Predicted 3D model of a 594-nucleotide part of an RNA (large-subunit ribosomal RNA, domain I) from Candidatus Hebobacterum abditum. It matches the Rfam family "Bacterial large subunit ribosomal RNA". Rfam links the family to the GO terms ribosome and structural constituent of ribosome. The coordinates come from a structure-prediction model, not an experiment, and the mean pLDDT is 80.
Context: one part of a larger RNA
């Protein structure tokens, strides 16, 4: 030098662990904020730099439960304490809570700087502190008031709201492209990724101007199913229905006009015309028309109300409607009935039970023997089970431990159901019939052109919306059944609210033919940290001593590092650069070979 065996270093593979994750099932929660929020800065410990907690009242301070022996976080240690007069520690209420942050006295390069007014502190005094309080905006109510005669603007004052933030969900407004189409323009990618506004624990949707087919259904929203069908589509690439069926889960309602009654304002009105009706009497700007508000009525498609008439049903007083009498009507009080806080009008309290935010309780071996450091293994003998879940514990433990079935349990909160206060409806109207034709949502439907949107790319193109332009009808009205007409069916549009079932995230429990440190989250560990970037932004690496520190007293070599005894330990080649400890790469021995 090569090559083999041996042995070492180096190095972090590999098996083995898990404090971390990843998906996923069922309960349970769901919005915060001017009462100052999400998010930070800056700060508080005896010795404290970082996480974590708090906030100048600063590792905490009352209060009311729970528990019971220690305790001052991770985190050693030294110092100094609390603590059965019940601490540490859990839970509910409450105080405090610096400065930024919508940030709201003004500024401002976020965490500063600068002041106004009240009130206090402190100085002779002035400078300085403390505590209040002062932004804008929109409603709403008053005030005062200009050009400008009334008037309004502006302006001030008083009250109620708003402002900002939320992974993901939800609605709307806007709105790509790269990509496929093997090129590309229609088309796709998609209403998809962004931006913008809104709003909630959910959002939308929702009470038939619907579907359907000559039979039928009966709001809406989800799941399967129909179905990759009927369709559309340079009939290319793609794109994709519903109705019928099974299911989840239900729940219906208020208005707008007709007509009346009250106010208010206009405008007309004296031979009066009107004051519920009849008979008398009295009054007379009280009437008629018409616009605003309220209040009754009234809400429907076997069409429905209204107004007028008739028939039957319907507590008990008391007042009213110019005066007497009778009738009708209207209004209050009792009684009686019903309903509710998520609609159908609305607000708020008691009380009880249920569940939730801490906990208690809980059965059976600390028996022999054997190996081992260590029994939870073996072997022998017991014993509980409404508890043989898990997971601890010096190896593998129903019986040792914390649990586990099971059963118990709450001063305070909060949720939920109950009930009673309360509140509101009904009697005070209904229910039938007849006649009248008063009403039943207008720049609407509806037609034309131009867009969108409907699974449907303009197609025969209905249906949904709507920029311009036209412009109806009130039930004998008017929409629809895929141009469109007839017949027939269907249902009433141009106003309005409506919970569950549904989606997402969290928080418990469970659960995996999930991952086990190059895996699983980016992050098991001071992770969105170190670190790069002027920023947007990118974005790591890093786990295992041992059962227990029993972390190697004392001695030797050396200035240390670092070895060597020596003790610890089962084990030291487990010595902290700590469990195995491969490979490459490297030293030592020995052998052969050049």
């Nucleotide at each position: 030098g090569g090559c083999a065996c041996g042995u070492g270093g180096u190095g972090g593979a590999u098996g083995c662990c898990u404090u971390g994750g990843c998906a996923g099932a069922g309960a349970c929660a769901g919005c915060c904020g001017a009462c100052g929020a999400a998010g930070g800065a800056c700060g508080c410990g005896g010795c404290c730099a970082g996480c974590g907690g708090c906030g100048a009242a600063a590792c905490g301070c009352c209060u009311c439960g729970g528990g019971g022996a220690g305790c001052u976080g991770c985190a050693a240690g030294c110092a100094a304490g609390c603590u059965u007069u019940g601490a540490u520690c859990c839970g509910g209420g409450g105080g405090u809570c610096u400065c930024c942050g919508a940030a709201u006295c003004g500024g401002g390069a976020a965490a500063c700087c600068g002041g106004g007014c009240a009130g206090g502190a402190g100085u002779c005094a002035u400078g300085u502190c403390c505590u209040g309080u002062c932004a804008c905006c929109a409603c709403c109510g008053g005030g005062c008031c200009a050009a400008u005669c009334c008037a309004u603007a502006a302006c001030c004052c008083g009250g109620u709201g708003g402002a900002g933030g939320g992974u993901a969900c939800c609605c709307g407004g806007g709105g790509a492209a790269c990509u496929g189409a093997a090129a590309c323009a229609u088309c796709u990618c998609a209403g998809u990724a962004c931006c913008c506004g809104g709003a909630g624990g959910a959002a939308a949707a929702g009470a038939a101007a619907g579907c359907a087919a000559c039979c039928g259904c009966g709001a809406u929203u989800c799941c399967c199913u129909g179905a990759g069908u009927a369709g559309u589509g340079g009939c290319g690439a793609a794109c994709g229905a519903a109705a019928g069926g099974g299911g989840a889960a239900c729940a219906g309602c208020c208005u707008a006009a007709a007509c009346u009654c009250g106010c208010g304002c206009c405008g007309u009105g004296u031979c009066a015309a009107g004051g519920c009706c009849c008979c008398a009497g009295c009054c007379g700007u009280u009437g008629c028309g018409g616009c605003g508000c309220g209040g009754g009525g009234g809400u429907c498609g076997u069409g429905g109300g209204g107004c007028c008439g008739g028939a039957c049903c319907g507590g008990a007083c008391g007042g009213g409607a110019c005066u007497g009498g009778g009738g009708u009507c209207c209004c209050g009080u009792c009684g009686g009935g019903g309903a509710g806080u998520u609609a159908c009008c609305a607000a708020u309290c008691g009380u009880g039970c249920u569940g939730u935010u801490a906990g208690c309780u809980g059965a059976a071996u600390u028996g022999g023997c054997c190996u081992g450091g260590a029994a939870c293994g073996g072997c022998c003998a017991g014993c509980c089970a409404a508890a043989g879940a898990c997971g601890g514990u010096g190896a593998g433990a129903g019986c040792c431990c914390a649990g586990u079935a099971g059963g118990c349990g709450a001063a305070a909160g909060c949720a939920g159901c109950g009930c009673g206060a309360c509140u509101u409806c009904c009697u005070g109207g209904g229910u039938c019939u007849g006649g009248u034709u008063c009403c039943c949502a207008a720049g609407u439907a509806c037609c034309a052109c131009g867009g969108g949107g409907c699974a449907c790319g303009a197609g025969g193109a209905a249906u949904c919306c709507u920029g311009u332009g036209g412009g109806a009808a009130u039930c004998c009205g008017g929409g629809a059944g895929g141009a469109c007409c007839a017949u027939c069916u269907c249902c009433u549009a141009a106003g309005g609210c409506u919970a569950a079932a549904c989606a997402c995230u969290g928080u418990c429990u469970c659960u995996g033919a999930c991952c086990g440190a190059u895996a699983g989250c980016g992050a098991a560990c001071u992770a969105g940290u170190a670190c790069c970037g002027u920023g947007a932004g990118g974005g790591a690496a890093a786990g295992g001593u041992g059962a227990a520190a029993a972390g190697a007293a004392c001695c030797c070599c050396g200035c240390g590092a670092g070895g060597g005894g020596a003790g610890u330990g089962a084990a030291a080649u487990a010595g902290a650069a700590c469990c195995u400890g491969a490979a490459a790469c490297u030293g030592c021995g020995u052998g052969c070979c050049u």
Overview: Taxonomically the source falls in Candidatus Hebobacterum (Bacteria, Bacillati, Armatimonadota, Candidatus Hebobacteria). The sequence was found in a public genome assembly.